Predicted 3D model of a 72-nucleotide RNA (transfer RNA) from a bacterium. The prediction has a mean pLDDT of 80. Its Rfam family is "tRNA". It is annotated as a transfer RNA. It was read from a public genome assembly.

RNA sequence: GCCCCCGUAGCUUAAUGGAUAGAGUGAUAGGUUUCGGCCCUAUUGAUGCAAGUUCGACUCUUGCCGGGGGCA
Numbered sequence: 001g002c003c004c005c006c007g008u009a010g011c012u013u014a015a016u017g018g019a020u021a022g023a024g025u026g027a028u029a030g031g032u033u034u035c036g037g038c039c040c041u042a043u044u045g046a047u048g049c050a051a052g053u054u055c056g057a058c059u060c061u062u063g064c065c066g067g068g069g070g071c072a
Stems, first nucleotide, its partner, number of pairs: 001071007010025004018055001026044006048064005
């Protein structure tokens, strides 16, 4: 330098182009407990960035950024 794959919450992930992006785990608060853990309830928190297509984009297209792999 060229080619391929991936990027969603702190972490692991789901989501035929169409409901308010869903769960597990974590964190916080409360309940329970003599205290802690387990358990129960509530809260918290995400589509890498920018354009384009579309009535509508996490999803399709392009560029950039980051990670991984291959060729040279």